RNA sequence: GCCCUCGUAGUUAAAUGGAUAUAACAAGGUCCUCCUAAGACUUAGUUGUAGGUUCGAUUCCUGUCGAGGGCG
Numbered sequence: 001g002c003c004c005u006c007g008u009a010g011u012u013a014a015a016u017g018g019a020u021a022u023a024a025c026a027a028g029g030u031c032c033u034c035c036u037a038a039g040a041c042u043u044a045g046u047u048g049u050a051g052g053u054u055c056g057a058u059u060c061c062u063g064u065c066g067a068g069g070g071c072g
Stems, first nucleotide, its partner, number of pairs: 001071007010025004018055001027043005048064005
C1' cells in the first nucleotide's frame, strides 16, 4: 500500500429494509427483611462518525475513525 471482518445501553449479545431498537447482567427507586443477601415490581440509558439511496435505514451504498486478520 491492497483486501476481508467487526463497531448497537456501563458490560455481553439479538434485531438482514417497516413497529416504541430487544434481552441478560450491572446502576437508581419501591416492597419484603431486625439488617444484609436473595426475591418481586419499577425507572433511566444504546445503533462509532459524516453524507447518500429509500415513503421508511441498525440493516443497502460512499467517505472517515477505531479494533482484529490476510497478502505484498
The RNA shown here (transfer RNA) has 72 nucleotides and comes from an uncultured Clostridia bacterium. It was read from a public genome assembly. Its Rfam family is "tRNA". It is annotated as a transfer RNA. Its family is annotated with triplet codon-amino acid adaptor activity in the Gene Ontology.